Molecule: transfer RNA
Organism: Candidatus Roizmanbacteria bacterium
RNA sequence: GCCCUCAUAGCUCAACGGACAGAGCAGACCCGUCCUAAGGGUAAGAUGGGAGUUCAAUUCUCUCUGAGGGCA
Numbered sequence: 001g002c003c004c005u006c007a008u009a010g011c012u013c014a015a016c017g018g019a020c021a022g023a024g025c026a027g028a029c030c031c032g033u034c035c036u037a038a039g040g041g042u043a044a045g046a047u048g049g050g051a052g053u054u055c056a057a058u059u060c061u062c063u064c065u066g067a068g069g070g071c072a
Base pairs, nucleotide, nucleotide: 001071002070003069004068005067006066007065010025011024012023013022018055028042029041030040031039048064049063050062051061052060
């Protein structure tokens, strides 16, 4: 230099172009207990930046940024 893959809660991962973006773990609160734990309940928490296509974009296109890989 060229090519490919990836970027979603604090972490690990889901999501035919149309749902309130969904789980597990972690954290918060409540119940529980003499206390702690196990267990149960409740709520909160995310689409890397910009532009385009579309009635509608996490999803498709372009570009930038970052991470990983291949070739030279």